Small-subunit ribosomal RNA from Jenufa perforata, 1556 nucleotides, folded computationally. It is recorded under the gene name rrs. NCBI's taxonomy places the organism under Eukaryota, Viridiplantae, core chlorophytes, Chlorophyceae, Jenufa. Rfam family: Bacterial small subunit ribosomal RNA. Rfam links the family to the GO terms ribosome and structural constituent of ribosome. The sequence is in RNAcentral, with records from ENA and SILVA.
RNA sequence: AUAUUGGAGAGUUUGAUCCUGGCUCAGGAUGAACGCUGGCGGCAUGCUUAACACAUGCAAGUCGUACGAAAUGAGUAAAAAAAUCUGAAAAGACUUUUUUUAUUCAAAAAGUGGCGGACGGGUGAGUAACGCGUAAGAACCUACCUCAUGGAGGGGGAUAACAACGCGAAAGUGUUGCUAAUACCCCAGAGGCUGAGGAGCUAAAUGGUAAAUACCGCCAAGAGAGGGGCUUGCGUCUGAUUAGCUAGUUGGGGGGGUAAUGGCUUCCCAAGGCCACGAUCAGUAGCUGGUCUGAGAGGAUGAUCAGCCACACUGGGACUGAGAAACGGCCCAGACUCCUACGGGAGGCAGCAGUGAGGAAUUUUCCGCAAUGGGCGAAAGCCUGACGGAGCAAUGCCGCGUGGAGGAAGACGGCCCGUGGGUUGUAAACUCCUUUUCUCAGAGAAGAAGAUCUGACGGUAUCUGAGGAAUAAGCAACGGCUAACUCUGUGCCAGCAGCCGCGGUAAGACAGAGGUUGCAAGCGUUAUCCGGAAUGAUUGGGCGUAAAGCGUCUGUAGGUGGUUUCUGAAGUCUACUGUUAAAUCCCAGGGCUUAACUUUGGACAGGCAGUGGAGUACUCAGAGGCUAGAGUUCGGUAGAGGCAGAGGGAAUUCCCGGUGGAGCGGUGAAAUGCAUAGAGAUCGGGAAGAACACCAGUGGCGAAAGCGCUCUGCUGGGCCGAAACUGACACUGAGAGACGAAAGCUAAGGGAGCGAAUAGGAUUAGAUACCCUAGUAGUCUUAGCUGUCAACGAUGGAAACUAAGUGCUGUCUAAUCUUCUUUUUAAGGAGUUGAAACAGUGCUGAAGCUAACGCGUUAAGUUUCCCGCCUGGGGAGUAUGCUCGCAAGAGUGAAACUCAAAGGAAUUGACGGGGGCCCGCACAAGCGGUGGAUUCUGUGGUUUAAUUCGCUGCUACGCGAAGAACCUUACCAGGGAUUGACAUGCCAAGAACUUUCUUGAAAGAGAAAGGUGUUCUCCAUAGGAGUAAACUUGGACACAGGUGGUGCAUGGCUGUCGUCAGCUCGUGCCGUGAGGUGUAUAGUUAAGUCUAGCAACGAGCGCAACCCUCGUCUUGAGUUAGUGUUUUGUUUAAGGUUAGUCCUAUUCAAUAGUCACAUCUCUCAAGAGACUGCCGGUGCAAGCUGGAGGAAGGUGAGGAUGACGUCAAGUCAGCAUGCCCCUUACACCCUGGGCGACACACGUAAUACAAUGGUCGGGACAAUCAGAAGCUACCCCGUGAGGGCAUGCAAAUCUGUUAAACCCGACCUCAGUUCGGAUUGCAGGCUGCAACUCGCCUGCAUGAAGCCGGAAUCGCUAGUAAUCGCCGGUCAGCAUACGGCGGUGAAUACGUUCCCGGGCCUUGUACACACCGCCCGUCACGUCGAGGAAGUCGAUCUUCCCUUAAGUCAUUACUCUAACCUUUUAAGGAAGAGGAUGCCCAAGGUGAGGUGGGUGACCAUGACGAAGUCGUAACAAGGUAAGCCUACUGGAAGGUGGGCUUGGAUCAUCUCCUUC
Repeated sequence: AUAUUGGAGAGUUUGAUCCUGGCUCAGGAUGAACGCUGGCGGCAUGCUUAACACAUGCAAGUCGUACGAAAUGAGUAAAAAAAUCUGAAAAGACUUUUUUUAUUCAAAAAGUGGCGGACGGGUGAGUAACGCGUAAGAACCUACCUCAUGGAGGGGGAUAACAACGCGAAAGUGUUGCUAAUACCCCAGAGGCUGAGGAGCUAAAUGGUAAAUACCGCCAAGAGAGGGGCUUGCGUCUGAUUAGCUAGUUGGGGGGGUAAUGGCUUCCCAAGGCCACGAUCAGUAGCUGGUCUGAGAGGAUGAUCAGCCACACUGGGACUGAGAAACGGCCCAGACUCCUACGGGAGGCAGCAGUGAGGAAUUUUCCGCAAUGGGCGAAAGCCUGACGGAGCAAUGCCGCGUGGAGGAAGACGGCCCGUGGGUUGUAAACUCCUUUUCUCAGAGAAGAAGAUCUGACGGUAUCUGAGGAAUAAGCAACGGCUAACUCUGUGCCAGCAGCCGCGGUAAGACAGAGGUUGCAAGCGUUAUCCGGAAUGAUUGGGCGUAAAGCGUCUGUAGGUGGUUUCUGAAGUCUACUGUUAAAUCCCAGGGCUUAACUUUGGACAGGCAGUGGAGUACUCAGAGGCUAGAGUUCGGUAGAGGCAGAGGGAAUUCCCGGUGGAGCGGUGAAAUGCAUAGAGAUCGGGAAGAACACCAGUGGCGAAAGCGCUCUGCUGGGCCGAAACUGACACUGAGAGACGAAAGCUAAGGGAGCGAAUAGGAUUAGAUACCCUAGUAGUCUUAGCUGUCAACGAUGGAAACUAAGUGCUGUCUAAUCUUCUUUUUAAGGAGUUGAAACAGUGCUGAAGCUAACGCGUUAAGUUUCCCGCCUGGGGAGUAUGCUCGCAAGAGUGAAACUCAAAGGAAUUGACGGGGGCCCGCACAAGCGGUGGAUUCUGUGGUUUAAUUCGCUGCUACGCGAAGAACCUUACCAGGGAUUGACAUGCCAAGAACUUUCUUGAAAGAGAAAGGUGUUCUCCAUAGGAGUAAACUUGGACACAGGUGGUGCAUGGCUGUCGUCAGCUCGUGCCGUGAGGUGUAUAGUUAAGUCUAGCAACGAGCGCAACCCUCGUCUUGAGUUAGUGUUUUGUUUAAGGUUAGUCCUAUUCAAUAGUCACAUCUCUCAAGAGACUGCCGGUGCAAGCUGGAGGAAGGUGAGGAUGACGUCAAGUCAGCAUGCCCCUUACACCCUGGGCGACACACGUAAUACAAUGGUCGGGACAAUCAGAAGCUACCCCGUGAGGGCAUGCAAAUCUGUUAAACCCGACCUCAGUUCGGAUUGCAGGCUGCAACUCGCCUGCAUGAAGCCGGAAUCGCUAGUAAUCGCCGGUCAGCAUACGGCGGUGAAUACGUUCCCGGGCCUUGUACACACCGCCCGUCACGUCGAGGAAGUCGAUCUUCCCUUAAGUCAUUACUCUAACCUUUUAAGGAAGAGGAUGCCCAAGGUGAGGUGGGUGACCAUGACGAAGUCGUAACAAGGUAAGCCUACUGGAAGGUGGGCUUGGAUCAUCUCCUUC
C1' cells in the first nucleotide's frame, strides 16, 4: 500500500393496443455422457448405477537384547572310530571323513511371551439424532510419550512347543509324558484408596545385553501433552390429508452398576413429563469447512482435499485390551458360495489392482519403499496396494503449435450470374526466410534429510548439434430471438424444431453444394443446478373488474399500542478478550520460461461466548402521575332494530241461498278445462288461510342475513347536548364461539292463493321447453337440523391527515318572526323558519392514484397496526383421507396428464330476430309478365368410342359462341407421318412451276411428260461453267410444336358491392398506446352538396362540372336532301277528237334531267340559352316553397365517366407470360363420327290460349343501317320459295325498301273454333365438294297441348311500361338470340309500419377467415393418464403370546481342580472350571392391527385426436336476458320452481348532477 467496483434484456396471447400472466431463449457451472474430429506439454480428476456377487495376487506385522526347543550352515576345542599313505609287521605320519561332547556365529518354519492388529485405507447403507456445526460445562478414563518422586524383599506350582500313542477324508483334535520365561500364583509391605474412628483393601520382572557405574525394561502414586467418554444453550429438510404423545414414562428414597453423571438398572412412593414457538407419526437425507451461481440478499449442492459420525455379507452377542461391542478377531442365528470319503467343514474386496453383472458412463491383476508417514525392534532392519511414481482416458483447467515475408496473369477448378462479370482470393502456384514442434545424435540434473551410503520416477526434465515447411484443423451455425445467404433437389412427402414456427412446385427454416459467421484441439447435443424470474417479492409483488377480502360479528393466545417522571439496563450502541482447525475465496509477494499449479505473509464481514462502558434518543421491564384514546353517569331524540300478545279492513278462493239463462275461460291463433245436474255474471249470508294497497322516498334501522297494517308489554343499539367521574381500561384477532336469504331435511299442525314434480292441450322436424288448463311436495306456524349464495360496494377492521360545490335524514338552537302569561321601557314560556356545528346517507369534482375503466374526506389518495387470501389455463373445488350432518351435502383439498396460452381494460371494424335518422321500383299503389302448355335455346343429370373445354347464389345457365353439315374442333375411331403444318441457322440437289396416269376413303405413295427463267462473273461461235436471291426436294443437328397443368405463381382485361357517398393525407391538439379529432353537433342536399358552430386549420381521390346525343333559337355553308306558278322529257289521269297503238298544253299528279333559290324541312359547322338570375313567403345562413317569364326550371332528358377497397371473384381456351410436363407424341396430316344423344330437372325466351281478336280485300305514315367475290331495279316465268334476262350504284343520287301495329270495308259470333299452330306425310326451292346423322325456305295436306296458369317470383315512375314492325353484325347457307332504330302509347306513387339492399350516428359482443362467425353437452372410434372395486401378492411398522441360539449377569453345590490356608491329611476349606436352573434376548412361529405399494373381472371419469352422429345451451335482447345457491326432472346440451345479483339490451318514469 491493499484486501468497498456492483444490477442490460428478448420472443410468444391481439386485426392492432396497454396490462396481468405463464412458457421459452441469450450467461455461468459439472466426478458428466453421446456424436463428429483429434498435434504436443504441464497440473488435476476418473463406478454419481447394484451397501450387487466375487476367481487370483497382495494390503499388519514385528521383537532371538523376554523364553524353551531347534532342522541346517560355518567355525573352535576335545574325544573316539574309520579310511589313506609309509612300513614285512608292529607301528608311525599327517591329512581327510564320520560320530560324540563342549562352545561361538548365522539362521528358515512353528510355539510361549510382549507390543501392534481400535491407526492407516474404503464406503455413505443406516441416522432428522447432542449425529453434525458452534459456544460452554463437570462427575471421568487414558497404552505408547514428556517431567519429577519412590520402589522392585521372600517364595511357589504349572504349561505350550516337543515326544509317544490315538481319532478324523479334511479342518482339526484327544490322552499320557517332559520343559522355560519379562507367562502365572502366594506371603510381607510403602505409597495410594476407603473410613467419623478402630480398622480394612492393595505393587513389582532386579528381568535383558559377555560384562558394566551404560542402555532398555518392571511396580506405585503425581503432573503434563495429545486422545477419548459424558452433559448443556443455540442452529440443522418436507408433510397437519400425522393432533395429541408418553408407563421406566417424569420426579424422589433405598439397592445395584459404570472410568464417570444419570431410570443406566431394580424395589417402593408420588403423578408427573412433551405439545400449535408443531410433540408423536410418516417421507427424504450422512453433517460441516466448503463448491456452483447471484450485484447482493439469497438459491442449489456436500465428488476430489480436510474435520466429525456411521457401517464392514444380514441380525444378535460378548471376550481380550489403555482403547473395540473390533473391515482383513471370536461365538451364535440367517441367506448365499465353495470343499467333502455325506459323517462334517471353509468363506466374506464398502483395502489396491482385477472379474462378472447393472448402466449413458468411470482406468493397470504396473514400479518402488528413493522421499513423507505409520507398526515392531536397543539397533541393524523387517513390514507398509498408506504413500511416492509411472500407465490408460481431450474428463477438466492452463500453455504452445499447425509456419513467416513477398507474390495479380487477380491462374486452373468450384459456385453464382443481369453473360458484362462477381466470388473463393494473396488464398494457391512461385521466390526468400525461420525451426516452437518433429526425427536423429551427444551431454545430463535437483529432488539425499548440513559427513558417508541410498533415486522407483529415469537416461526423465533440461542443454547442445544436425535435418527439412517439413509431422499437425476441425466442429457447429447461417427465418426472428442471434453474428452469418445464395443455388439445386424435394413438394404438408421426406424431414426440421429451444420458443414462435417451417414444408401442400419458385423453401434464406428440410437435404446437398458454394459462400459466410462463431469457437478452436476441440466443437456441438443431452442431463442437472443457479441466474435472468421483482415468477414466493426481508432487500423487492399483489387482492373493485386480471388469481386473490373469511357471509357477518363477539372474543382467547399472539402482534401492535396515547402522554409524563424516576429506576433498571433486556433489546440498542460502543471498547476489548476468546473462538470460529487447516485448506479454499480475497490482497501483496515468491517458485516452476508463462499460465494453470504451487508457496510465504496478511486479512474483511458475519456468528457465538465473556468482561467493561454509554443512558441526552427509541423499544422494553418495574414503580408513580396525567387526560386528548376508551368507558361511565345525567338530559333529550329519530327509527319497517328484536321478541311476545291483542285487534283490523280490502282482495282471493270455497260453501249456502236468491235473481238469471248460454256460454265461460284462455291464446299469437287454438285446444284441453268449466257449464242446462244451471256455469260465467250479480245480490245477500258464512268459512278459511296468507299477505298488509296508497303513504313509500339512491328515506330510516340493524353486525350481516334482513326488517313495512294498528295498538300494548318487554328489550338491544345509535346519535345529539351539558358537566362530572375512571385513568390507557385500547386496536386487531390464528384457533374457538354466536348469528346467518332461499331451497332442503325431521316431528306435529295448517293449507286460501301461488306452485318444482306430474297429467293433459298446443307449438314444433322433434319439444322431456318457452304458451295454456289442472296440480302434489313446498310456500305458513311451532320445536330442531342444515350452514350455503352474484351472502356484492365483487372494495377486511381500526386510527390520523389531505380542495371545493350541491341534495337528503337526525339532533341542537345563534338570529328573526308570531303568540301567551306576569309584577308590562322589562322578564319568562310556547311555536314557525332556521345559519353554523356534530352524526349518517347520495351526486359532481381538484390534487393524487390506476393497465385502463374509474376512485376521489363514505378513497381504489398519503401513512401506521393487525388479520385473511393469491402465485399460468385446464384436470378440479374433482379424487382420496379426515371432521361435521338424519340425508342432501358442507368444510379441508391434491396428483398424473395436457396446452402456450387462459385472462383484464380499452381501440378499430364486422355483426345483432338492438335503437335512432335517411335513401333506393325496396315495400306500398299500379301496369305487364315468369312459374301451367307447345316449341326454340342454355345448363344439370344420364348415356356414349366421343358426347371437347370453361363458367355455377345475387355477380353461371339465348354465358365464352357476332352464328358446330366438312372446315371451325380443342373430343372419339381408324389410316398416316417424325427437324415436322409453322420460324432461324448448315449441307446437297433442283429454278420455280405446269400437266397427265396408277393406287387409296382421303392424307399420302408411286410413275411419266413439259419447263428451264432472273442477278453477277468467266471462257466465249454456238453454247457451257460457276455464283447469288426467291422457291422446291432430300439430309444431320440445334430446335419447332402443345386449346397439356397451374387464374391459388402472374400481366392485361372484366364482373360485383355501386354512380353507393364515401375513402384518405399534412400540420396541430387529445390519449401510456392501439387510436381519436378533422369526417361526432344543428340544419340542408341526389351528393362528406352547402351553411352555421366547433381544437382544429388546410389539402387530395371521389360527388358536381368540364365531354357526347336529344330538345329552342341565331349565324355560316349548302349537293345527291329541301323548295319553286322555272324549264325539258316520260308516264298517267282528265278533257278533246272519234274509236286510231290518235291529239292537246296556262289542267292535275308522278317521275327523270336542267336551272334558280336559301323561305321552310334537312345536313354539317360555329354560337346563344338556365344561373335559384327575378318576385312573394320562410330561415342566422345554406336552402326550401309558390310564382313570373321561357323551347327548357331547380341535376332539362339520356349516355360516357366507376374513389380507397372487397370477393385468393372470372379468364393460362382471346392475347401475353414464370414454372412444371410431353417430344416416333400430350406435337402434325387425313377420312368418318361427335360437340345435335334423351327417362328426367332447372333457367332465359318465342308463340299462344282469342272478339281490345282472327281471316280476306283496300288505304296511310318512319328511323337507324348495309351494299363490289356486294345490294340489285324494271321486265318475263313460277301458287310460292325462287329462276331467267338485265339496269343502276363504291351511294343524302342506285339498291335493300311494300314498314307493321293503324284506318276503311266484309266475314267469323264464343267454339278447342276461320283461336292456336306443334307434330307428321308428300312435293319442291336455295346455299354449298357435300344438306343421312345435321341447314334454311316454299306449297299442299295433317291440326297436338293449350280456354290465362299452385306455392312462389320478375320488370317498370314517362315518351317510361306495354305493344308494333324495321335494320345490322356474325355469315357460302342457317336468328324465337344479341345489338340498334323508329311507330302507337298508358296506369299509379297515400306513404315509409313491414320485406330486401345501402349510408350515417349510437349500443351490446366470448366475432376479427369477422354471424356462411363463435361455440356447449351426450353418443361412437382411437391413444394416454389417473380413480373406485369382490379380492389377491409381496414390503414395512407396531403389538399379545409361544419357542429360544450364542452370551453377560444371578443362583446352585451335581462333577472336576497344581499354586494359598488347615493336621478332619485316603482329606477339608477358600477360590476356580464345567454342568444345571433363572432373568433378558436375535432369528423363527401362531395371531391381531397400522401404513404405503403392485395387480384385479368390472364400474365411472378426464385429457387429446383436419374433415363421424344428435341437437343448438352460451356470446347480439343469441331469438324464453344471463348468472349464483338450492330442489326436482330430462338422450344431451338443458328445463322448471324458490330466493338473490347486474357482470342485461330497449323504452318510459322518478331521483340526482351540469348548463341555461